[in-house]
RNA sequence: GGCAUAUAGCUCAGUCGGUUAGAGCGCAGAGCUGAUAACUCUGAGGUCCCUGGUUCGAUUCCAGGUAUGCCC
Numbered sequence: 001g002g003c004a005u006a007u008a009g010c011u012c013a014g015u016c017g018g019u020u021a022g023a024g025c026g027c028a029g030a031g032c033u034g035a036u037a038a039c040u041c042u043g044a045g046g047u048c049c050c051u052g053g054u055u056c057g058a059u060u061c062c063a064g065g066u067a068u069g070c071c072c
Stems, first nucleotide, its partner, number of pairs: 001071006009025004018056001027043005049065005
């Protein structure tokens, strides 16, 4: 200098910009059991990395920055 990534505690999806942001695992509670595990049900948990811009409206588009990874 170039490229990619950043969304729940962890791993990730998502929306060619639209009104309630999701999954699996994990966590809490309940059911089931003599009791665990497994299984079933329910629930909590998110300033969508930060700042600004465009727009009626931005997690999504644009610019800058930060962090991480890869390449030169």